[in-house]
């Protein structure tokens, strides 16, 4: 250099194919209930540029270009 894969809250992942309105779950953070206190439990809450930019489209996490990043493999040098 080339090919492929993947990027979504602090963290793991789902949603992409087949667009559809205020992006979902686990863990974990914070409050309340509970408890003698905690942990467990239970009940709300807060956190998200959906890597980034630019198109298509009434409408984009989701489709298309480019750019970044990580991975994995393939080539060059040596």
């Nucleotide at each position: 250099g080339g090919g492929c894969a993947c990027g979504u809250a602090g963290u793991c992942u789902a949603g992409c194919a087949c667009g559809g309105a205020u992006a979902a779950g686990g863990c974990g953070c914070c409050a309340g209930c509970c408890u003698u206190c905690g942990a467990a439990g239970u009940u709300g809450g807060a956190g998200g540029u959906c890597c980034c930019a630019g198109g298509u489209u009434c409408g984009a996490a989701u489709c298309c270009u480019g750019g970044c990043g990580u991975g994995c493999c393939c080539g060059c040098c040596a």
Predicted 3D model of a 78-nucleotide RNA (transfer RNA) from a Candidatus Thorarchaeota archaeon. Its Rfam family is "tRNA". Gene Ontology term of the family: triplet codon-amino acid adaptor activity. Rfam classes the family as a transfer RNA. It was read from a public genome assembly.